[in-house]
RNA sequence: ACGCUCGUAGCUCAGUGGACAGAGCGUCAGGUUCCGAACCUGAGGGUCGCUGGUUCGAUCCCAGCCGGGCGUA
Numbered sequence: 001a002c003g004c005u006c007g008u009a010g011c012u013c014a015g016u017g018g019a020c021a022g023a024g025c026g027u028c029a030g031g032u033u034c035c036g037a038a039c040c041u042g043a044g045g046g047u048c049g050c051u052g053g054u055u056c057g058a059u060c061c062c063a064g065c066c067g068g069g070c071g072u073a
Base pairs, nucleotide, nucleotide: 001072002071003070004069005068006067007066010025011024012023013022018056027043028042029041030040031039049065050064051063052062053061
């Protein structure tokens, strides 16, 4: 330099055109306990990497850019 792939919550990931964007773990609060752990209940936490485009409508499709990984030279 070129090709492929990934980027969504603090972490690991789902969601592949439509209704308030989700799960597990973690965090916080309550319950339980003599106190903890475990367990149960609830809460908070997201500009879906950035900028444009397509569309009535984009996390999802397209283009460019940025970043991570793999490959070729």